[in-house]
Context: one part of a larger RNA
RNA sequence: UUGGGCGUAAAGCGUACGCAGGUGGCUAGACAAGUCUGCUAUUAAAGAUCAAGGCUCAACCUUGGGAGAGUAGCAGAAACUGUAAGGCUAGAGUGCGGUAGGGGCAGGAGGAAUUCCCGGUGUAGCGGUGAAAUGCGUAGAUAUCGGGAAGAACACCAGCGGCGAAAGCGUCCUGCUAGGCCGUAACUGACACUCAUGUACGAAAGCUAGGGGAGCGAAUGGGAUUAGAUACCCCAGUAGUCCUAGCCGUAAACGAUGGAUACUAGGUGUGGCUUGUAUCGACCCAAGCCGUGCCGUAGCUAACGCGUUAAGUAUCCCGCCUGGGGAGUACGCACGCAAGUGUGAAACUC
Numbered sequence: 001u002u003g004g005g006c007g008u009a010a011a012g013c014g015u016a017c018g019c020a021g022g023u024g025g026c027u028a029g030a031c032a033a034g035u036c037u038g039c040u041a042u043u044a045a046a047g048a049u050c051a052a053g054g055c056u057c058a059a060c061c062u063u064g065g066g067a068g069a070g071u072a073g074c075a076g077a078a079a080c081u082g083u084a085a086g087g088c089u090a091g092a093g094u095g096c097g098g099u100a101g102g103g104g105c106a107g108g109a110g111g112a113a114u115u116c117c118c119g120g121u122g123u124a125g126c127g128g129u130g131a132a133a134u135g136c137g138u139a140g141a142u143a144u145c146g147g148g149a150a151g152a153a154c155a156c157c158a159g160c161g162g163c164g165a166a167a168g169c170g171u172c173c174u175g176c177u178a179g180g181c182c183g184u185a186a187c188u189g190a191c192a193c194u195c196a197u198g199u200a201c202g203a204a205a206g207c208u209a210g211g212g213g214a215g216c217g218a219a220u221g222g223g224a225u226u227a228g229a230u231a232c233c234c235c236a237g238u239a240g241u242c243c244u245a246g247c248c249g250u251a252a253a254c255g256a257u258g259g260a261u262a263c264u265a266g267g268u269g270u271g272g273c274u275u276g277u278a279u280c281g282a283c284c285c286a287a288g289c290c291g292u293g294c295c296g297u298a299g300c301u302a303a304c305g306c307g308u309u310a311a312g313u314a315u316c317c318c319g320c321c322u323g324g325g326g327a328g329u330a331c332g333c334a335c336g337c338a339a340g341u342g343u344g345a346a347a348c349u350c
Base pairs, nucleotide, nucleotide: 003322004321005320006319007304008303012318014201015200016199017198021194022193023192025088026087027086030083031082033081034080035077036076037075038074039073040072041071042070049065050064051063052062053061054060091191092188093187094186095184096183097182098181099180103177104176105175106174107173108172109171110154114150115149116148117147118146119145120144121143125136126135162169163168206247207246208245209244210243211242215241216240220236221235222234223233258317259316260315261314262313263312266295267294268293269292270291271290272289273288274287275286276285299306300305323350324349325348332343333342334341335340
């Protein structure tokens, strides 16, 4: 609970698509459902209200008047909403011409490093730490040179730079594929915005099956430290990390800030495009559009801060909050192989 809110106090769904629903540009007429005006009917009495009167007053009682939302009918109005049928192009979409990009999927290729294996040189140490020890090494290690194998990740470029709805995406080449931006104004003519239920995507970890396994590394073993050390440090090391197919559906999934549209001082970086002055040309410079940062005016804010990428001013739609604990628990239901996830209380207590 007809209220006020949601960056940090409780509160924006992780993200998108989208049916129903809600909302919706400009314009001339029509209708009259909503809307508005008038009239009529009804709205019992009592009560309430106004006036007068009766009990000595009052409470109480009596009489009379008026009002009344709502509902229905009749007559009218046509600005707004709506309805049907027209018109328009500023929203939206398509076309055409350009353009940037780690957007996605698949295939192929590459070099550095690491580890291991083989061979050469070579000899007593190596490694590790705060210091050590466990460990490795005379069965020849570490170091160094040559050859080979494997897996994973792609230094520099690299940038408060780019792309993507978000999660996320970074060596190079090729193929397939999606979206954006700029310019133009040829086409459609409101086709739009949002979106309960629903659907899809969704880091890491985890699960199932089959591969793979270099490095790293939960668990585990050992060495130290310590009063102890189920840790921090060291030596090893399994799952995992990688690939394919499927599941899980959660994160401080964060800008802790839902989406759309319009309006409201500027300054200064940076990425993409266009136009112009200029130029042999490319730059530079100026203007415009789209992104991405910083500072800042008005305004907002409890403050911090936000500030044309709003947390300002407004409209539309969705989600969510309503003291702390109990508790994201119990129960039920749904989903899942499981782990668990989603939905989600109460008693009691302060």

This is a predicted structure of a 350-nucleotide part of an RNA (small-subunit ribosomal RNA, central domain) from an uncultured bacterium.
Rfam family: Bacterial small subunit ribosomal RNA.
The coordinates come from a structure-prediction model, not an experiment, and the mean pLDDT is 86.
The RNAcentral record of the full RNA draws on ENA and SILVA.